Predicted 3D model of RNase P RNA and transfer RNA as a complex of 415 nucleotides. Rfam match: Bacterial RNase P class A. The family's RNA type in Rfam is ribozyme.
RNA sequence: GGAGCAGGCCAGGCGGCCGCGGGCGCAAGACGCGCUCGAGGAAAGUCCGGGCUCCACAGGGCAGGGUGCUGGGUAAUCCCCAGUGGGGGCGACCCCGAGGAGAGUGCCACAGAAAUAUACCGCCUCCGAUACGGAGGUCAGGGUGCAACGGUGCGGUAAGAGCGCACCAGCGGCCGGGUGACCGGCCGGCUCGGUACACCCCACCCGGAGCAAGGUCACGUAGGGGGAGAUGAGGCGGCCCGCCGAUCCCCGGGUAGACUGCUAGAGGCGCCGGGCAACCGGCGCCCGAGAGAGAUGGCCGCCCUCGACAGAACCCGGCUUACAGGCCUGCUCCCGCU
RNA sequence: GGGCGGCUAGCUCAGUUGGUUAGAGUGCCUGCUCGACAUGCAGGAGGUCACAGGUUCGAUUCCCGUGCCGCCCACCA
Numbered sequence: 001g002g003a004g005c006a007g008g009c010c011a012g013g014c015g016g017c018c019g020c021g022g023g024c025g026c027a028a029g030a031c032g033c034g035c036u037c038g039a040g041g042a043a044a045g046u047c048c049g050g051g052c053u054c055c056a057c058a059g060g061g062c063a064g065g066g067u068g069c070u071g072g073g074u075a076a077u078c079c080c081c082a083g084u085g086g087g088g089g090c091g092a093c094c095c096c097g098a099g100g101a102g103a104g105u106g107c108c109a110c111a112g113a114a115a116u117a118u119a120c121c122g123c124c125u126c127c128g129a130u131a132c133g134g135a136g137g138u139c140a141g142g143g144u145g146c147a148a149c150g151g152u153g154c155g156g157u158a159a160g161a162g163c164g165c166a167c168c169a170g171c172g173g174c175c176g177g178g179u180g181a182c183c184g185g186c187c188g189g190c191u192c193g194g195u196a197c198a199c200c201c202c203a204c205c206c207g208g209a210g211c212a213a214g215g216u217c218a219c220g221u222a223g224g225g226g227g228a229g230a231u232g233a234g235g236c237g238g239c240c241c242g243c244c245g246a247u248c249c250c251c252g253g254g255u256a257g258a259c260u261g262c263u264a265g266a267g268g269c270g271c272c273g274g275g276c277a278a279c280c281g282g283c284g285c286c287c288g289a290g291a292g293a294g295a296u297g298g299c300c301g302c303c304c305u306c307g308a309c310a311g312a313a314c315c316c317g318g319c320u321u322a323c324a325g326g327c328c329u330g331c332u333c334c335c336g337c338u
Numbered sequence: 339g340g341g342c343g344g345c346u347a348g349c350u351c352a353g354u355u356g357g358u359u360a361g362a363g364u365g366c367c368u369g370c371u372c373g374a375c376a377u378g379c380a381g382g383a384g385g386u387c388a389c390a391g392g393u394u395c396g397a398u399u400c401c402c403g404u405g406c407c408g409c410c411c412a413c414c415a
Base pairs, nucleotide, nucleotide: 001334002333003332004331005330006329007328008327009326010325012303013302014301015300016299017298018297020038021037022036023035024034025033026032040309044320045319047318048317049316050315051314052210053209054208055207059241060240061239062238064206065205066204067203068202069083070082071081072080073079084098085096086095087094088093099201100200104199105198106195107194108193120142121141122138123137124136125135126134127133128132150168151167152166153165154164155163169191171188172187173186174185175184176183177182214260215259216258217257224251225250226249227248228247234244235243253414254413255412267286268285269284270283271282272281273280274279304307339411340410341409342408343407344406345405348364349363350362351361357395366382367381368380369379370378388404389403391401392400
C1' cells in the first nucleotide's frame, strides 16, 4: 500500500424567526402570556418471551402445541455466553432445526435384475444333444440410480467373498480425562442403506384472552321481540373431572363523551468487586413524549463529507427486516521497503 | 393498536399419504359454419405456483423468513 474479518458508535451541526403537543405558573368570560420538556436504532414485522389486567383461588388428567448437542445466564425465551461435534475459508473468522433410524410403522418416483430384497450382463463348477441350454455358486467387474449389505491393498479361492491379515471408517466392551456434550488409549467380533423440517419414541416446557384488557362516572334509548336455562345456561378455550352458580345467545334500539389504566423503568452511564464470558452485586451521577383524527414542521444565514431507512400509542427483553454515508478499536492474509 | 386468514393462466377457482407432464370454466388467437354478425364446432397460445432460503434424490405441497391483500373488535340497557 492492497484485500478482508470481528466488535462498537454516529444518523448533519450552530444561530435567528414563525408554528405544533404535554406539564407548571399567571390570568380567567373567551382569546392568551411566561418557563420547561417533546420519537428510533430500528418506534416496523407482530416472529418469540415476560410484566400488567380480567377470567374459580388459575386446579387435575387426556388430547394438542412448542423446544431439541452440553453447561451456564436471565423475570422469561425459539434469545445471549462459553464449550463439544460437523462443514466452509490460506487465515483472522463464519455457518449448522445438531436427541433417537439396536422400539415399531410408512416412504424411497423414473431408471435398474434387485431399494432391504435381489443374479440382468459377466466369472466359475457340474450336467446334457457343447458357437447353445439347464442346475448351482459368486457380487470382485459392467450397467442403473441420490443411494446397491464397509473402503484400499496383499493373501486366498474353481470363481469369489472380512474367508484371513494390515491400515482407515463404523459398532460394542473396558480403562483414563472432563460437571457434561465429548475426547484419548486398549481389546473384540468383523459390518448393520437413507429419510424423524414423515408418523412416532424420549427428555423438558406450555391454562385462555388481550390496554378496543380492565375500572369509575355521565348522556341517551324500545328494561321491545325470539330462543336456551337449577334435568345446570354460562365462566370453559377439543373432551372429561373438579370449582363457581343465573343468567346467556340472536334480532332490534341508544351513545360514540369524560376520567383512569399511562409511563421512573427487569432505565442509562461511570467506578469497584465476582465470573473466560453472557451476566450478577455494591456505590455515585444522570434521565421526566404520553396524544385520542393523533403533536417534531417551515423559512433564512454560515460550515461540512451535502445528510439514508423511517414517526411512539400499555410497557419491557430479544429476533428478523429496511438503511445514504462516516468514525473508532482489535485482528488476518498478500506485496514492497528498512 | 390487537387478533386471524389468503396469495396457482388476463379473471374466477380445483390440485394429498411430496413423484417425472400443474388442470377446469371464462376470456384471447386461428380456421370452419353464415350473405355478414352473434351462437355453435375444431385447434392453439398463455404459469418464475407472490418472493427468497432450507429439509429431501426430488417441493405448488413440508419448515422458516419477507412482501402484498382481505376479515374481525368499543361502550350502555